A computed fold for an 86-nucleotide RNA from an Acidimicrobiia bacterium, annotated as SAM riboswitch aptamer (S box leader).
It was read from a public genome assembly, where an Rfam model found it.
Model confidence (mean pLDDT): 90 of 100.
RNA sequence: CGCUCAUCUGGAGCGGUGGAGGGACAGGCCCUGGGAAGCCGCGGCAACCGGCGAUUCGCACGGUGCCAAUGCCUGAUCGAUGGGAG
Numbered sequence: 001c002g003c004u005c006a007u008c009u010g011g012a013g014c015g016g017u018g019g020a021g022g023g024a025c026a027g028g029c030c031c032u033g034g035g036a037a038g039c040c041g042c043g044g045c046a047a048c049c050g051g052c053g054a055u056u057c058g059c060a061c062g063g064u065g066c067c068a069a070u071g072c073c074u075g076a077u078c079g080a081u082g083g084g085a086g
Base pairs, nucleotide, nucleotide: 001086003084004083005082006081007080008079013042014041015040016039017038021031022030023029025075026074027073028072043067044066045065048063049062050061051059052058053057071078
């Protein structure tokens, strides 16, 4: 990087730094100087993979992920996260 499978109406934020953007994209509609993104610290949610224990479930130790709004809404040949084989 493309392919493939699963999931996406549930859940979970404070502080520091930073200083104008952010919600993928288009159109909407929102969030934001009462401080956006990013980065750091701590905390939390969840349970995809591994691990452990158990029959179909549990724990949350390790690897990811996530913590405004149903993937914010609608749209598309769309996107995101995890697993797998290349």